[in-house]
């Protein structure tokens, strides 16, 4: 420099035909207990990497950049 592939909650990761974003862990509250653990029940806490572009409507389609692992020179 050329290519593949990731980038979504605090953390690991779904979410494949464009149509109000979602587990599990953590976390807060709360119930149970002298108290605590554990178990219950309850809350998602989010500019879908950034910015344009197509669309009535974009995590999702499209260009460019940013950024992380490989390849290949």
């Nucleotide at each position: 420099g050329g290519g593949u592939c990731g980038g979504u909650a605090g953390c690991u990761c779904a979410g494949u035909c464009g149509g109000u974003a979602g587990a599990g862990c953590a976390u807060c509250g709360g119930a149970c207990u002298g108290a605590a653990a554990a178990u219950c029940c309850g809350a998602g806490u989010g500019u879908c990497g950034a910015c344009a572009g197509u669309u009535c409507g974009a995590u999702u389609c499209u260009g460019u950049c940013c950024u992380g692992a490989c390849c290949c020179a």
This is a predicted structure of a 73-nucleotide RNA (transfer RNA) from a Syntrophobacterales bacterium. Rfam family: tRNA. Rfam describes the family as follows. Transfer RNA (tRNA) molecules are approximately 80 nucleotides in length. Their secondary structure includes four short double-helical elements and three loops (D, anti-codon, and T loops). Further hydrogen bonds mediate the characteristic L-shaped molecular structure. tRNAs have two regions of fundamental functional importance: the anti-codon, which is responsible for specific mRNA codon recognition, and the 3' end, to which the tRNAs corresponding amino acid is attached (by aminoacyl-tRNA synthetases). tRNAs cope with the degeneracy of the genetic code in two manners: having more than one tRNA (with a specific anti-codon) for a particular amino acid; and 'wobble' base-pairing, i.e. permitting non-standard base-pairing at the 3rd anti-codon position. The source organism's lineage runs through Bacteria, Pseudomonadati, Thermodesulfobacteriota, Syntrophobacteria and Syntrophobacterales. It was read from a public genome assembly. The coordinates come from a structure-prediction model, not an experiment, and the mean pLDDT is 81.